[in-house]
RNA sequence: GAGCACGGUAGAGGUCGCGCUUUGCAAGAGUAAUCGAUUUGAUGUGUCGGACACAUACGAUAAUCGAUGAAAGGGUACGGCGCCGAAGGAACGGAUAUACCGAGUAUCCGGGUCCUGGGCAUACAUUUAAGAGGUGUAUGACUGUCAUCCCGCAAGGGAUGGGGAGCUAUCAAGUUU
Numbered sequence: 001g002a003g004c005a006c007g008g009u010a011g012a013g014g015u016c017g018c019g020c021u022u023u024g025c026a027a028g029a030g031u032a033a034u035c036g037a038u039u040u041g042a043u044g045u046g047u048c049g050g051a052c053a054c055a056u057a058c059g060a061u062a063a064u065c066g067a068u069g070a071a072a073g074g075g076u077a078c079g080g081c082g083c084c085g086a087a088g089g090a091a092c093g094g095a096u097a098u099a100c101c102g103a104g105u106a107u108c109c110g111g112g113u114c115c116u117g118g119g120c121a122u123a124c125a126u127u128u129a130a131g132a133g134g135u136g137u138a139u140g141a142c143u144g145u146c147a148u149c150c151c152g153c154a155a156g157g158g159a160u161g162g163g164g165a166g167c168u169a170u171c172a173a174g175u176u177u
Base pairs, nucleotide, nucleotide: 001177002176003175004174007171008170009169010168011167014084017083018082019081020080021079023077024076025075033068034067035066036065037064038063039062043055044054045053046052047103048102049101050100087116088115089114090113092110093109094108095107096106097105098104117143118142120140121139122138123137124136125135126134127133145162146161147160148159149158150157151156
């Protein structure tokens, strides 16, 4: 000097990179809900079942008409914050809530248990008010990176393949030469 493995530090992919969040706007929606009228006439509600509780002939429920009339989650625009397994998902385990039991649902926590480099489009499924968005699976081209091979003086281009525990740069010590 070069290589190898462990560790640290700093970076890159994208102008729709990822996540969180204030404010505004659209939508949700003339919906839910409440009140009144007419008709009906015994059920209805608490996630589902059981049990239990509540409302109800001073009218349950359902339908029609009228009046008043929301909100949440999600979306979008400009910003702010944190970042580059950013983050997302599945399964498993635990905790809390749902008054009781069982099931389910929601929230949080745990880990290299597994999958995904990234965004986009299309199809199907699911969620949702929704042809928006999210999630899962599959396909497709694009993009970034590395390896091998080929072309080229070079810049770069082409083909095939791999994955983020990666890639690039760098640092100290260790080891090989």

Description: Predicted 3D model of a 177-nucleotide RNA (Lysine riboswitch aptamer) from Lachnospiraceae bacterium YSD2013. Its Rfam family is "Lysine riboswitch aptamer". Rfam links the family to the GO term lysine biosynthetic process. From the family's description: Riboswitches are metabolite binding domains within certain messenger RNAs that serve as precision sensors for their corresponding targets. The prediction has a mean pLDDT of 81.